Predicted 3D model of RNase P RNA and transfer RNA as a complex of 427 nucleotides.

[in-house]
């Protein structure tokens, strides 16, 4: 100088005012009181690494404590972590890079079915267009050869893809036709929990071309809905009239069937409600230390409380400083992934 | 907040075992007509919303984004 990789920060400080939550003091009003409502003062807390996309997984809630079958979806090398995952960690294999390192939907194409336009002679248990050969057989001959019948996948050409590679032998020319080496398949042995690797071992002339983000097969796995879920208080669904259909029925938001729970159902006439509280933030939680583990992570101890709104809160001004400030705003809560992001800091490593 | 759909020519829409992206209207030119309209003929116009992947080959299959819609008759 060029790069690789892991982690962190995301304007700072001070002051004044404003906004949302909580605590507390006091005043006013209501109430016998408990207490409730409002005003004022003081103290205190107040967005993110992605709060986002809603792409996965889980908690929580209701439907049955989610049960059986069919259909359908998802995942897909191996082992581990986890509440769970399509996430993470470690390893294997393949690919890229000089390297640090990075990437991979990476089960099965010798269970079956399907597909492959155009080009090309031939596209699925293949194929003589050019080329090569004319040994054997037949015919002709000017005795040089020519034609027929044929042989041939070494070479050319087409294509994304044409049925191992190099060499020697062999042959009329050729060909795993034979042999050596390399590759490949199967078996065996050794190492490894396994994926898999290695072998100077054995067998086989080579078969089982591609596509499963085509159907499919195999293994594992998934019930549905979502806080506008749901619960409670108040009010209401009252009481009626008419008609139709019935219990093999109807409802319970389940893809369907069974099962389970509840129960007469529907239409019309007529009448009537739609406000508040809760769920709502203490949690698979954060920080520090120790121990175990290569690591993800786990365990123990100490310590901290860190938004909770419901028209929905973060802003404005002043001063000082710098590198002059990007992407972006919680709405039930967590674990991930993905996407967006000015600039800065630290560690390890490579050329 | 949650949930669900869509995007192909200027507009409205097609396109299925994955194999040359089409139709109607609109636009431009020509014919017919005294002229216009109508009618007939011809022509141009496409990053199939964007990027990446699977495949010989992608509008179609997969992943990630962008934009738009459903407005309380998608859910109180």
């Nucleotide at each position: 100088g060029a790069g690789u990789u892991g982690g962190c920060c995301g304007g700072a400080c001070a002051g004044u005012c404003a906004c949302g939550g909580g605590a507390u003091a006091u005043c006013u009003g209501a109430g016998c009181g408990a207490u409730c409502a409002g005003g004022u003062g003081u103290c205190u807390c107040g967005a993110g690494g992605a709060a986002a996309g809603u792409c996965c997984g889980g908690g929580c809630u209701c439907c049955a404590c989610a049960g059986g079958g069919c259909a359908g979806g998802g995942u897909g090398c191996c082992a581990g972590g986890u509440a769970a995952c399509g996430c993470c960690u470690g390893g294997g294999a393949g690919g890229c890079g000089c390297g640090a390192g990075c990437c991979u939907a990476c089960g099965g194409a010798a269970a079956g079915u399907g597909c492959a336009g155009c080009a090309g002679a031939g596209a699925g248990c293949a194929g003589a267009c050019c080329g090569c050969c004319u040994a054997a057989g037949u015919g002709c001959u000017u005795c040089g050869g020519c034609a027929c019948c044929g042989g041939u996948a070494a070479g050319g050409g087409u294509g994304a893809a044409a049925g191992g590679g190099u060499g020697c032998g062999g042959u009329a020319a050729g060909a795993g036709c034979g042999c050596a080496c390399c590759g490949c398949a199967c078996g065996c042995g050794u190492g490894g929990u396994a994926a898999c690797a290695c072998g100077a071992c054995g067998u086989g002339g080579c078969a089982a071309g591609g596509u499963a983000a085509a159907c499919c097969c195999c293994a594992c796995u998934c019930g549905g809905a979502g806080c506008a879920a749901g619960a409670c208080c108040a009010a209401a669904u009252a009481g009626g009239g008419u008609g139709u259909c019935u219990a093999u029925g109807g409802c319970g938001u389940g893809g369907c069937c069974c099962g389970c729970g509840c129960u007469g159902a529907c239409a019309c006439c007529g009448g009537g409600u739609a406000g508040g509280u809760u769920g709502c933030u203490u949690g698979a939680g954060g920080u520090g230390c120790a121990u175990g583990g290569u690591g993800a992570c786990a365990u123990g101890c100490a310590u901290c409380c860190c938004a909770g709104a419901u028209g929905a809160a973060u802003g404005a001004c002043u001063g000082u400083c710098c590198a002059c400030g990007a992407c972006a705003g919680a709405a039930c809560c967590c674990g991930g992934c993905u996407u967006a992001c000015a600039g800065g800091c630290c560690g390890a490593c490579u050329c | 907040g949650g949930g669900c759909c869509g995007u192909u020519a200027g507009c409205u829409c097609a396109a299925u075992u994955g194999g040359c992206a089409g139709a109607g209207c609109a636009a431009g030119g020509g014919a017919c007509u005294c002229u216009u309209a109508a009618u007939c003929c011809c022509u141009a116009g496409g990053u199939u919303g964007g990027a990446g992947g699977u495949u010989c080959g992608a509008u179609u299959c997969c992943u990630c984004c962008a934009c738009g819609g459903c407005u309380c008759a998608c859910c109180a």